About this RNA
A computed fold for a 73-nucleotide RNA from a Chloroflexota bacterium, annotated as transfer RNA. RNAcentral holds the sequence, with entries from ENA. The organism belongs to Chloroflexota, within Bacteria. The prediction has a mean pLDDT of 84.
[in-house]
RNA sequence: GCCAAGGUAGCUCAGUUGGUAGAGCACAUCACUGAAAAUGAUGGGGUCCGCGGUUCAAGUCCGCGCCUUGGCA
Numbered sequence: 001g002c003c004a005a006g007g008u009a010g011c012u013c014a015g016u017u018g019g020u021a022g023a024g025c026a027c028a029u030c031a032c033u034g035a036a037a038a039u040g041a042u043g044g045g046g047u048c049c050g051c052g053g054u055u056c057a058a059g060u061c062c063g064c065g066c067c068u069u070g071g072c073a
Base pairs, nucleotide, nucleotide: 001072002071003070004069005068006067007066010025011024012023013022019056027043028042029041030040031039049065050064051063052062053061
């Protein structure tokens, strides 16, 4: 330099045909316990990498850029 995959919660990741952003773990509170762990219940937490475009409506489609990983040279 070229090609491909990817960027969504603190972490690992879903999100199908464009139509109110989710799960697990973690965290907080409560229950349980002599106290913890484990378990159960409840809750908080995100302008979906950036900028533009299409659309009534974009995490999702299109363009440009940035970053990460892999392959080729």